[in-house]
Molecule: SAM riboswitch aptamer (S box leader)
Organism: soil metagenome
RNA sequence: CUUAUCGAGAGUGGCAGAGGGACUGGCCCAAUGAAGCCACGGCAACCGCCCUGGAUCCGCAAAUGCGGUGACGGGGGACCAGGUGCCAAAUCCAGCUUCGGUGCGUAAGCGCCGGGGGAAGAUGAG
Numbered sequence: 001c002u003u004a005u006c007g008a009g010a011g012u013g014g015c016a017g018a019g020g021g022a023c024u025g026g027c028c029c030a031a032u033g034a035a036g037c038c039a040c041g042g043c044a045a046c047c048g049c050c051c052u053g054g055a056u057c058c059g060c061a062a063a064u065g066c067g068g069u070g071a072c073g074g075g076g077g078a079c080c081a082g083g084u085g086c087c088a089a090a091u092c093c094a095g096c097u098u099c100g101g102u103g104c105g106u107a108a109g110c111g112c113c114g115g116g117g118g119a120a121g122a123u124g125a126g
Base pairs, nucleotide, nucleotide: 001126002125003124004123005122006121011040012039013038014037015036019029020028021027023095024094025093026092041087042086043085046083047082049076050075051074052073053072057068058067059066060065091120096117097116098115099114100113101112102111103110104109
């Protein structure tokens, strides 16, 4: 950089000692012990694994077949194959834009409720 996913799921103990939830604003969590480290445990199923459909292209055939390739799919299990990830709250909510409703205001505009798209972020794969 590209791409997929992000309203599900899953924690105890030890060390430690005040912070943490990316950022900003909210709102939360935290001495009934935060971050971090260690041990053990768990969740999930992205890659991998097993089964399977298959565009395309290649080779060999030559009576339309055989072999290979494998874009893009479908299914399975996770107990000992394995590599990551994760284990408060929707990615905790919003942050830019847009649509609907509504309140205030002469207006510009501001607020509230609900929805769409995006940005940013996280994780996997390349």